Predicted 3D model of a 72-nucleotide RNA (transfer RNA) from a Candidatus Woesearchaeota archaeon. Model confidence (mean pLDDT): 86 of 100. Its Rfam family is "tRNA". By type it is a transfer RNA.

RNA sequence: GGGCGGGUAGCUCAGCGGGAGAGCACACGGCUGAAGACCGUGGGGUCGGGAGUUCAAAUCUCUCUCCGCCCA
Numbered sequence: 001g002g003g004c005g006g007g008u009a010g011c012u013c014a015g016c017g018g019g020a021g022a023g024c025a026c027a028c029g030g031c032u033g034a035a036g037a038c039c040g041u042g043g044g045g046u047c048g049g050g051a052g053u054u055c056a057a058a059u060c061u062c063u064c065u066c067c068g069c070c071c072a
Base pairs, nucleotide, nucleotide: 001071002070003069004068005067006066007065010024011023012022013021018055026042027041028040029039030038048064049063050062051061052060
């Protein structure tokens, strides 16, 4: 330098055009002598940055950037 995959909640990841989710973690409540486990409720997101297409973009296109793998 080229090719491919990936960047979404604190962490691991879903979601691939129409209202951002799950598990774990965290807070609170229940339970317990207390804690863990378990049950319930809740908070938390510029969807890597910018631009474009569209009535509408996390999702499609372009570009930049970061991570991983491969080729040279």